[in-house]
About this RNA: This is a predicted structure of a 73-nucleotide RNA (c-di-GMP-I riboswitch aptamer) from a soil metagenome. The prediction has a mean pLDDT of 90. The RNAcentral record of the sequence draws on MGnify.
RNA sequence: GCAAACCCAUCGAAAGGUGGGGACGCAAAGCCACGGGGCUACGGAGCAUCGCUCUACGCCAGCCGGGUUGCCG
Numbered sequence: 001g002c003a004a005a006c007c008c009a010u011c012g013a014a015a016g017g018u019g020g021g022g023a024c025g026c027a028a029a030g031c032c033a034c035g036g037g038g039c040u041a042c043g044g045a046g047c048a049u050c051g052c053u054c055u056a057c058g059c060c061a062g063c064c065g066g067g068u069u070g071c072c073g
Stems, first nucleotide, its partner, number of pairs: 001026002006021006024062001030068003034065003037060003043055005
């Protein structure tokens, strides 16, 4: 310096994001969805159908790798 969980408000179908409060932690817990991995399934497809399964164009950078910028020495 950043800010987890949790609380309030708000956006979103959800995952999750944003703002405020709040600190679990982090020497890149700055930024980037390129690779791996994970989350959700509005919509789409299927089925043994009033539900179930699959699926990312959605999301996670505080899961790992990578790229890039930066502090101290």